[in-house]
Context: one part of a larger RNA
RNA sequence: CACCGCCCGUCACGCCAUGGGCGCUGGGAGUACUCAAAGUCGGUGAGCUAACCGCAAGGAGGCAGCAGUCGAAGGUAAGAUUGAUGACUGGGGUGAAGUCGUAACAAGGUAGCCGUACCGGAAGGUGCGGCUGGAUCACCUCCUU
Numbered sequence: 001c002a003c004c005g006c007c008c009g010u011c012a013c014g015c016c017a018u019g020g021g022c023g024c025u026g027g028g029a030g031u032a033c034u035c036a037a038a039g040u041c042g043g044u045g046a047g048c049u050a051a052c053c054g055c056a057a058g059g060a061g062g063c064a065g066c067a068g069u070c071g072a073a074g075g076u077a078a079g080a081u082u083g084a085u086g087a088c089u090g091g092g093g094u095g096a097a098g099u100c101g102u103a104a105c106a107a108g109g110u111a112g113c114c115g116u117a118c119c120g121g122a123a124g125g126u127g128c129g130g131c132u133g134g135a136u137c138a139c140c141u142c143c144u145u
Base pairs, nucleotide, nucleotide: 003108005105008101009100011098013095014094015093016092018090019089020088023085025083026082027081031077032076033075034074039070041068043066044065047063048062049061052059053058111132112131113130114129115128116127117126118125119124
C1' cells in the first nucleotide's frame, strides 16, 4: 500500500502498579486521670545550732523534721493521625500471531450521534425526546457564470 482495508468490547493467560477490605501489627504527637525521684520556691519548725549582735539572759541567721506548689520517668483510658501486612474483592495499564462475536468507518448493509430509561455473554439492542457532524431525489426562494 491493499475493503484480502480499518476497527470495538467481553472472556482466557502473563506481568506491573493501585482502590476497597473482616482484621492483625508498629510509629511519632496530643488530651484526660493517676503516680511523684532529684531539685527550686514559698510555708511551718515545740527539736538542733561554730563565726554576727549581746556583760548575761537572749536575739538575728541557719539546719534537721513536717506538710505543700511546680515537676522527669512510669501507669491507665478514650480518641485522632500515619506506616506495614491481610483472606477476599474492584477497576486500570501492558504483553507479534489465544476465544466469542461484528458495534463503528461506504446509505457499513437497521444513517449515525447526544440525553435518559429498561434489557442483554460482549461489543450492544430497544423505547421516548433532540441534533445533522446523514446519502439520494423533488419542489420553493435566492446568488454566481
Small-subunit ribosomal RNA, 3' minor domain from an uncultured Clostridia bacterium, 145 nucleotides, folded computationally. The prediction has a mean pLDDT of 84.